[in-house]
Molecule: transfer RNA
Organism: Candidatus Komeilibacteria bacterium CG_4_10_14_0_2_um_filter_37_10
RNA sequence: UCCGCGGUAGCUCAAUGGCAGAGCAACUGACUGUUAAUCAGUAGGUUGUCGGUUCGAGCCCGACCCGCGGAGCCA
Numbered sequence: 001u002c003c004g005c006g007g008u009a010g011c012u013c014a015a016u017g018g019c020a021g022a023g024c025a026a027c028u029g030a031c032u033g034u035u036a037a038u039c040a041g042u043a044g045g046u047u048g049u050c051g052g053u054u055c056g057a058g059c060c061c062g063a064c065c066c067g068c069g070g071a072g073c074c075a
Base pairs, nucleotide, nucleotide: 001071002070003069004068005067006066007065010024011023012022013021018055026042027041028040029039030038048064049063050062051061052060
């Protein structure tokens, strides 16, 4: 430098172009002599950044940033 994959909640990941979700974690409550387990609930997101397309973008297009893998180049 080129190619491919990826970036969404604290973590792991979903989401036909049409209300952004689940599990775990956290917090509150129930239960219990206490903790754990279990059950119920609550909170938590500028969907990597900036533009574009569209009535409408996490999703499509462009550029850029970051991570992983591969190729190439070089001393």